[in-house]
RNA sequence: AGAGGUUGCGUGAAGCAUGAGUAGGCUGCCGGAUGUUCCAGAGACAGGGGAAGGCAGAGGAAAGGGCGGACGCCGAAGACGGGUGCAGGCUGGCUGCAUUUGUCUGGGCACAGGGUGAAGAAUUCUGUGACUGUCAUCCGGGACCGGGUGGAGCGCU
Numbered sequence: 001a002g003a004g005g006u007u008g009c010g011u012g013a014a015g016c017a018u019g020a021g022u023a024g025g026c027u028g029c030c031g032g033a034u035g036u037u038c039c040a041g042a043g044a045c046a047g048g049g050g051a052a053g054g055c056a057g058a059g060g061a062a063a064g065g066g067c068g069g070a071c072g073c074c075g076a077a078g079a080c081g082g083g084u085g086c087a088g089g090c091u092g093g094c095u096g097c098a099u100u101u102g103u104c105u106g107g108g109c110a111c112a113g114g115g116u117g118a119a120g121a122a123u124u125c126u127g128u129g130a131c132u133g134u135c136a137u138c139c140g141g142g143a144c145c146g147g148g149u150g151g152a153g154c155g156c157u
Base pairs, nucleotide, nucleotide: 001157002156005074008073009072010071011070015067016066026057027056028055029054030053034046035045036044038093039092040091041090077105078104079103080102081101082100083099084098085097086096087095088094106132107131109129110128111127112126113125114124115123116122134151135150136149137148138147139146140145141144
């Protein structure tokens, strides 16, 4: 420097659907003492001039996840765990983001089960199956193909 390919891998503007006729807010009625919602606590604040909650009406989002022109690439990248920093008003947990580090996975596909998820989308983990790239080795056939066994991307050319 290069190759792998059922959609190879990742990022992803505009736009689209989904989320959702949901959440929150408003109005009316019921309700009758709590509420401040990611969880617990403290504090402060709101609350009988009516809290939470429920029903109805008019109106009505967004994030996350998906598709996506294109772009960057071939440890591409992904999963799980640890450290550090920042954010979510405070403390603890938790979550998200950034960064760093360890372990595992050659690649995609199908099926089954589990997780995340609003989802029958999508994704991820485990198992099974065949497929595929590659190297080593053995066997067969006149240089390449077929078959067996084994390895792992820290590979292969």